Annotation
Predicted 3D model of a 1435-nucleotide RNA (small-subunit ribosomal RNA) from an uncultured bacterium. RNAcentral holds the sequence, with entries from ENA. Its mean pLDDT, the model's own confidence on a scale to 100, is 80.

[in-house]
RNA sequence: GAUUAACGCUAGCGGUACGCCUAAUACAUGCAAGUCGAGCGGGUGUAGCAAUACAUCAGCGGCAAACGGGUGCGUAACACGUAUCUAACCUACCCUUAAGAGAGGAACAACUGGUCGAAAGACUAGCUAAUACCUCAUAGGAAAAACAUCUUAUGGUGUUUUUUUAAAGGUCCGUUCGGACCACUUUUGGAUGGGGGUGCGGCUUAUCAGAUAGUUGGUGAGGUAAUGGCCCACCAAGUCUAUGACGAGUAGCUAUGCUGAGAGGUAGAAUAGCCACAAUGGGACUGAGACACGGCCCAUACUCCUACGGGAGGCAGCAGUAGGGAAUUUUUCUCAAUGGGCGAAAGCCUGAAGGAGCGAUACCGCGUGAACGAUGAAGGUCGUAAGAUUGUAAAGUUCUUUUAUAUGGGACGAAUAGUAGUAAUAGGAAAUGAUUGCUAUUUGACUGUACCAUUUGAAUAAGUAACGGCAAACUUUGUGCCAGCAGCCGCGGUAAUACAAAGGUUACAAGCGUUAUCCGGAUUUACUGGGCGUAAAGCGAGCGCGGGCUGAUAUACAAGUCUGAUGUAAAAUGCUAUUGCUUAACAAUAGUAGGCAUUGGAAACUGUAUGUCUUGAGUGUGAUAGGGAGUUUUAGAACUCCAUGUGGAGCGGUGGAAUGCGUAGAUAUAUGGAAGAAUACCAAUGGUGAAGACAAAAACUUAGGUCACUACUGACGCUUAGGCUCGAAAGUGUGGGGAGCAAAUAGGAUUAGAUACCCUAGUAGUCCACACCGUAAACGAUGAUCAUUAGAGGUUGAUAUGUUAGUAUCAGUCUCGAAGCUAACGCAUUAAAUGAUCCGCCUGGGUAGUACAUUCGCAAGAAUGAAACUCAAACGGAAUUGACGGGAGCCCGCACAAGUGGUGGAGCAUGUUGUUUAAUUCGACAGUACACGCGAAACCUUACCAGGGUUUGACAUGUUGAGCAAAGUUAUAGAAAUAUAAUGGAGGUUAACUCAAACACAGGUGGUGCAUGGUUGUCGUCAGCUCUUGUCGUGAGAUGUCCCGUUAAGUCUGGGAAAAGAGCGAAACCCCAAGUAAAAUGUUAUUUUUCUUUUACUCUUAGUUGUCAUUUAUUGACACUAUUAAAAGGGACGACGUCAAAUCCUCAUGCCCUUUAUACCCUGGGCCACAAACGUGCUACAAUGGCAACUACAAAGUGCUGCAAUAUCGUAAGAUGGAGCUAAUCACUAAAGGUUGUCCCAGUUCAGAUCGAGGACUGCAACUCGUCCUCGUGAAGUUGGAAUCACUAGUAAUCGCGAAUAAGUCAUGUCGCGGUGAAUGCGUUCUCGGGCUUUGUACACACCGCCCGUCAAACUAUGAGAGCCGUUAAUACCUAAAACCGUUUUGCCAACCGCAAGGAAGCGAACGUCUAGGGUAGGAAUGGUGAUUGGAGUU
Repeated sequence: GAUUAACGCUAGCGGUACGCCUAAUACAUGCAAGUCGAGCGGGUGUAGCAAUACAUCAGCGGCAAACGGGUGCGUAACACGUAUCUAACCUACCCUUAAGAGAGGAACAACUGGUCGAAAGACUAGCUAAUACCUCAUAGGAAAAACAUCUUAUGGUGUUUUUUUAAAGGUCCGUUCGGACCACUUUUGGAUGGGGGUGCGGCUUAUCAGAUAGUUGGUGAGGUAAUGGCCCACCAAGUCUAUGACGAGUAGCUAUGCUGAGAGGUAGAAUAGCCACAAUGGGACUGAGACACGGCCCAUACUCCUACGGGAGGCAGCAGUAGGGAAUUUUUCUCAAUGGGCGAAAGCCUGAAGGAGCGAUACCGCGUGAACGAUGAAGGUCGUAAGAUUGUAAAGUUCUUUUAUAUGGGACGAAUAGUAGUAAUAGGAAAUGAUUGCUAUUUGACUGUACCAUUUGAAUAAGUAACGGCAAACUUUGUGCCAGCAGCCGCGGUAAUACAAAGGUUACAAGCGUUAUCCGGAUUUACUGGGCGUAAAGCGAGCGCGGGCUGAUAUACAAGUCUGAUGUAAAAUGCUAUUGCUUAACAAUAGUAGGCAUUGGAAACUGUAUGUCUUGAGUGUGAUAGGGAGUUUUAGAACUCCAUGUGGAGCGGUGGAAUGCGUAGAUAUAUGGAAGAAUACCAAUGGUGAAGACAAAAACUUAGGUCACUACUGACGCUUAGGCUCGAAAGUGUGGGGAGCAAAUAGGAUUAGAUACCCUAGUAGUCCACACCGUAAACGAUGAUCAUUAGAGGUUGAUAUGUUAGUAUCAGUCUCGAAGCUAACGCAUUAAAUGAUCCGCCUGGGUAGUACAUUCGCAAGAAUGAAACUCAAACGGAAUUGACGGGAGCCCGCACAAGUGGUGGAGCAUGUUGUUUAAUUCGACAGUACACGCGAAACCUUACCAGGGUUUGACAUGUUGAGCAAAGUUAUAGAAAUAUAAUGGAGGUUAACUCAAACACAGGUGGUGCAUGGUUGUCGUCAGCUCUUGUCGUGAGAUGUCCCGUUAAGUCUGGGAAAAGAGCGAAACCCCAAGUAAAAUGUUAUUUUUCUUUUACUCUUAGUUGUCAUUUAUUGACACUAUUAAAAGGGACGACGUCAAAUCCUCAUGCCCUUUAUACCCUGGGCCACAAACGUGCUACAAUGGCAACUACAAAGUGCUGCAAUAUCGUAAGAUGGAGCUAAUCACUAAAGGUUGUCCCAGUUCAGAUCGAGGACUGCAACUCGUCCUCGUGAAGUUGGAAUCACUAGUAAUCGCGAAUAAGUCAUGUCGCGGUGAAUGCGUUCUCGGGCUUUGUACACACCGCCCGUCAAACUAUGAGAGCCGUUAAUACCUAAAACCGUUUUGCCAACCGCAAGGAAGCGAACGUCUAGGGUAGGAAUGGUGAUUGGAGUU
């Protein structure tokens, strides 16, 4: 885009078309084929006195009923289409030609009488007419024979002879016994319609490959209108088939319709042509025509009637009914028109046809109003609350009236028709008649319709689908992976433009959407117009019949080819033009042909025929290389075995072992022997072969190749379906052989297991002969042949030239590479380039190389080779960036190693889990949670629990009213909050204070860190991450950022390179600290009386840290060393990003939730529980120590709500008291160390948990639940399993000191300060982490990835299956209706013959042939079903 459509929602009108696609299922009822009295007799009725006339009925008779109308079952066929032939044929009615219609005769219906039957109907006797029937005559015709002639020659025409064969009247007119019309008979030609033959054309299937006995042909009878195996007898053995016979499935064919740029593809409704059919099957009769839709006979099924004896029927005609179905109309009007039948005609009949009705089924047309109209109304929707939008839309004003309503008028289709009258013309004796004209009159179903005029009045008339992208059109609410959507991608898990609703918008519009089907897009079956190295696709290889294609040249022909003409190609349709309906759809008129056939011409190409040629192909001659093939023989090395000697304990094997062998003498070694298999070195990117494949040497047999010379043949060629041959390994059969190796098997190991990898043994097999198998990643994943198209380098064989090299040609072989090709990778004279020929193969993934079937095979199996179902992609291709690897290379880090000290064991402290609880508030969970948020939980904090209270609230803003009542103090009640009373008197009067009221609101440590901001952790102080321009690539991307060197570093103005630059990081800039100098403040020491000087410290300021110089080196970055006062160190600073990492309980914040509660106040409790587990720490286990006495040396901080000295009291904690200090001034304020003594290796003079008693301090308060002191008590613990952590120098280790938080403190924590003060580093193999490069990838949520198979469960389709039930087409046999034909006939019998008897002809009957149908039998094909069973798919 289209449709004979259907379904959903909706619907105003008209025109034109169309309307059972399914059950060719069954049909009630009515109608669809009759007509003629001018063929005939009779009956009935009417009129008439009657003759008779008119009407009507059945019958005899004629014509029609074979058309028209319906349907598409069957049919793959000369059925259809087209062309052609019929000299092989027929044709009623019609036209035309010629002639005729003479003479006779016998019946049968109707009718009358009788009989049977329920009916349908039948029988019998008798009478009768004809355009019914019969005989004779005549003619032409026909048939046969002969002759002649023609011609396209099984034939046509003509003549003669023989034989055979016609007739019917009716009506009218006039009258001279004739004419006219209709009908009849024969004949000539035609027209129309039909029969038959032939070429070509149009479905699927080879998993249908052979079919056929009347089959193919001939001869002769028969039959037909006619040819013919159409039928029959005999004879021959043919005929069809890979260009698809035979079989199976499906199907009416065509003009044409739809689609498409076309070529094609698809369909065959309506209309038209042809065919076939008429309940199913068979058959003939009549007739011009039928094997007959509304005729006959028979059989079968079904339905109906019946008196049970017997009968009737056929809507695939028009309506209509039932049924089936998603689905398809009225039991209508009329013969007015067109057409058909009959008739002389009027006319009759006509469900053909013309019309109407129903249906938005399709196409076309019209309308549902038009103009103006902004307070941009109201309402709706959204909203940042300003407004926006619906929207000039509405309302309103002014118009119009198609349509609708009502009223009135009113066609075309109707005349060349009919009837009546009349005139003329030709002919005729005249009349009728024929033809032509005129006058009058009659005929309309549709229909009072189309159309026209008038009346009323915007009055009577809009929906459907969509709005994530494809694809025009967007927001809100609801919902919360639910409900649902979906054509594909996909949407929905609390902010859905995708679901549902609403508002808005878009598209089309009396329709719109959905579903179904066809074409297109799809170059996705590729003729036009595709491919096969890796995506699907080259047969494993060769030979080769048929087929296809085929070198140069000349002549002829004209089959193909090109061109002109003629015939045909039905009409309709299509296209172009014009015209008619108001327009259009629709209709009319004219024009338009690429097919087929015939014919004239051309001759380039193809073809055919005949010559010629040598370059393709082949033969010959001379050389030549080779693991080419086959047979036989021979050789040496090695392994194993056997024998003997020597020898004496192991051997063997592995990552390490064990099984195994060995004192019965192995292994080892020496000599001799046996057997089988394979041929080291040479050896190569080398050679040969069609491929598989081929390797010691020699002989014999044999095949092909290459080069050279140019003698010969003269296109002999290429390819190849089917076919034939060869064809690794494994495997099979028979017979040999068997050393080594070695499936299976056994044992030993390994392992969670180990039906494996490793080891020890070991059978088939491997080897030979003969015969099978016929497959491989049989690979260059690349079919064969020919030709053309830059080069460079190697190598094998041959030849020429030249000779030291080398150069050139031919035939191979390998690497690179230009043009070109390719999706890219890559290929590139050995093409995957360019051109040509032939063959094979492919068409999404899976199912599946499976099933069935067939062929082959001894078997294993091989070849050919599907479908149902399932997915939206595919373990499809190539390349890219990452990530990953028990891949590779380089490098770094307390990463390992080398060391030191710990943790893990004990007790305690602290955090977490778990458990418990009214509550034990919450968060944090590998690294990157766990002395973390918390730099301090007795109350408070506090978020939790119990109880008691408040409700505009403890806090903010706004409104109204009232007040002097505020805070504070005291008293009472209470656990307190709170309440009441008294006292008090600040600030303020325009209220900022208090109270009361109502509402907006406050409040929330409630939820979501996966809605967020901000902040933070981690990889990681790792060296990386990017951009601009340029270049390369179809592109993703690459390059830069790479390579070499170097660095702590992507550090480097180093060298190279299609790159040139730049940014964020690194470094530096900042801070602390250190060394140095100078000046200054303050303090101190020494000598000391003082000054000066010196030393040390402190504060401030200045300067310096990759600069300068030297050496090595070709140069350079740089490195190392040295010198200089110094050439240390630490902190802050954290790229692009990763982990939906952490935090809504710091803060901020969207959305959700709560509002007499999830808010607020108070008291008490809890966060401190305790079977158990984990993390982080402290103290120890002691002699490098404990205890006692004496004695020395810091730094950094802090101090008025404070630090507090000297002094006094107390054993002590501490108390009293208070000098000094708002701090370089005073205070807090050292320990390890040193000296001396003691303990003597013990659970101790170690260790200090736990517990008892008594005190001190803080504070409203010390029970849950604080710290400290004294005395007493004196637990575990004697250096810690597997495992694991930190540290490279003033570091580890060890020793004390301070601060924050705070009334106090559970601090052994955290953050700082100094004192004493080590050991070790070979080095980068390994562990962990990281960086760069490279490589593989089926990963991209990125290896915590992806993913395979079994098993379990559910569902789906399917194969096999003992069978069972059907269907279809044949075969064989039995039976056989009706009918035709034949035979027989003793039955019957009007016309003719015969004097008669009888005959001829006919009827009937029986039989025969054949046959529909029925039955039996064995098979074939196919469908359904089936316990069980096999695999497959989905979840």